[in-house]
RNA sequence: CUCCGAUAAUAGCAAAGGUGGAGUGAUCCACCGACGCAGAGCCACGGGCCUCACGCAGGCAGCCGGGUCGCCGAA
Numbered sequence: 001c002u003c004c005g006a007u008a009a010u011a012g013c014a015a016a017g018g019u020g021g022a023g024u025g026a027u028c029c030a031c032c033g034a035c036g037c038a039g040a041g042c043c044a045c046g047g048g049c050c051u052c053a054c055g056c057a058g059g060c061a062g063c064c065g066g067g068u069c070g071c072c073g074a075a
Stems, first nucleotide, its partner, number of pairs: 004073002012037002017032006035062001041068003045065003048060004
């Protein structure tokens, strides 16, 4: 350094639900809250799903694949 992922360690993220807000909507933001997550970090490139005012439109990265960056070090 690569592969790999432990009853290891230091950190981290935050489902459903609730309150408030934005949006036609899918959904998103903040706070509370934790179902879980070895990348549940980021990217809409491919597939898929969802929305609609049906367009060269929008959304989902915690659906799958891919790209990129990254903590630790047992077997």